[in-house]
RNA sequence: GCCGACGUAGCUCAGGGGUAGAGCAGCGGUUUCGUAAACCGUUGGCCGGGGGUUCAAAUCCCUCCGUCGGCU
Repeated sequence: GCCGACGUAGCUCAGGGGUAGAGCAGCGGUUUCGUAAACCGUUGGCCGGGGGUUCAAAUCCCUCCGUCGGCU
């Protein structure tokens, strides 16, 4: 330099045009003499930046940035 994959909650990941979700973590509670476990509830993301298409974009298109891999 060329090609590809990925970027969504603190972490690991779903969601691929119509209100953003799960597990773990955090917080509160039940239980216990106490802790852990279990169970119930709950907080948290303008979806990497910018532009375009659309009535409507996390989702489609372009571009840039970052991470990883392949080729040279």
Annotation:
The prediction has a mean pLDDT of 84. Predicted 3D model of a 72-nucleotide RNA (transfer RNA) from an Elusimicrobiota bacterium. Rfam family: tRNA. By type it is a transfer RNA.